SAM riboswitch aptamer (S box leader), 88 nucleotides, folded computationally. Rfam family: SAM riboswitch aptamer (S box leader). For this family Rfam cites "YbxF and YlxQ are bacterial homologs of L7Ae and bind K-turns but not K-loops" (Baird et al., RNA, 2012). About the family: The SAM riboswitch is found upstream of a number of genes which code for proteins involved in methionine or cysteine biosynthesis in Gram-positive bacteria. Model confidence (mean pLDDT): 82 of 100. The sequence was found by an Rfam model in a public genome assembly.

């Protein structure tokens, strides 16, 4: 990187660096020096997959593996993308 299969209208930010672009994609709307994307901490929300309960439900939980935390996958287009899970 590929290939199967789920899900993608819910929800959850604050500090410090640091300084000009960001939101995957032609348009569109949006964010952002009142400091954005990005790193760390730290905290939080999911509940996929381990684990642990348990009345064995399509249940609870939240230790552990991801993931996630503007705005309906921002919105439109879909032989797109993300993200978990399995496989060669």
């Nucleotide at each position: 990187a590929u290939c199967u299969u789920a899900u993608c209208a819910a929800g959850a930010g604050u500090g410090a660096c640091g300084g000009a672009g960001g939101g995957a994609c032609a348009g569109g709307c949006c964010c952002u020096a009142u400091g954005a994307u990005g790193u760390c901490a730290c905290g939080g929300c999911a509940a996929c997959c381990u684990g642990c309960c348990g009345a064995c439900a399509g249940g609870g939980u939240a230790a552990g593996g991801u993931g996630c935390c503007a705005a309906g996958u921002c919105c439109a287009u879909g032989g797109a993308g993300a993200u978990g899970a399995g496989a060669a």